[in-house]
RNA sequence: UUCUUAUCCAGAAAGGCAGAGGGAUCGGCCCAAUGAAGCCUUGACAACCUGUUAGCCCAAAAGCAAUAAGGUGUCAACUCCAUCCACGCAACAGCGUGGACAGAUAAGUC
Numbered sequence: 001u002u003c004u005u006a007u008c009c010a011g012a013a014a015g016g017c018a019g020a021g022g023g024a025u026c027g028g029c030c031c032a033a034u035g036a037a038g039c040c041u042u043g044a045c046a047a048c049c050u051g052u053u054a055g056c057c058c059a060a061a062a063g064c065a066a067u068a069a070g071g072u073g074u075c076a077a078c079u080c081c082a083u084c085c086a087c088g089c090a091a092c093a094g095c096g097u098g099g100a101c102a103g104a105u106a107a108g109u110c
Stems, first nucleotide, its partner, number of pairs: 003108006013042005021031003027081002043075003047072003050068004055064002079102001084099006
C1' cells in the first nucleotide's frame, strides 16, 4: 500500500515531560490551561487472532460457553451525531427503521 471477509448500542486511566489544540473529512455538537495533540512509564479492557478447559453439543471436527492476556487493537460521548437513498409516522419542525458511502479494527491477501 491493493483487495476480500467479519465486526463496530459492550468494556477499560493514572502518573511524568510538554504547552494548544483535539474528536478522520465538510456541517453540527462536544472535549481541552481543573492542561489538547505528541512522547514516556505503569495499569486496565477483551473486539479479532491465539492458548487452555474432566463444561454444553458431537462419532469427530466445527460450533457454543468459560477462562488466560501471547499478537494486533483499544481505554469521553453509539463509528459523538448528521449528510445520500428507501420506507413508516408527523400539519410543519422533525422522529424512527433499514440501506449506501466514508472511516476504524482484525484476519487473510497483492

A computed fold for a 110-nucleotide RNA from an uncultured bacterium, annotated as SAM riboswitch aptamer (S box leader). It matches the Rfam family "SAM riboswitch aptamer (S box leader)". Rfam describes the family as follows. The SAM riboswitch is found upstream of a number of genes which code for proteins involved in methionine or cysteine biosynthesis in Gram-positive bacteria. Rfam links the family to the GO term regulation of gene expression. Its mean pLDDT, the model's own confidence on a scale to 100, is 83. The sequence was found by an Rfam model in a public genome assembly.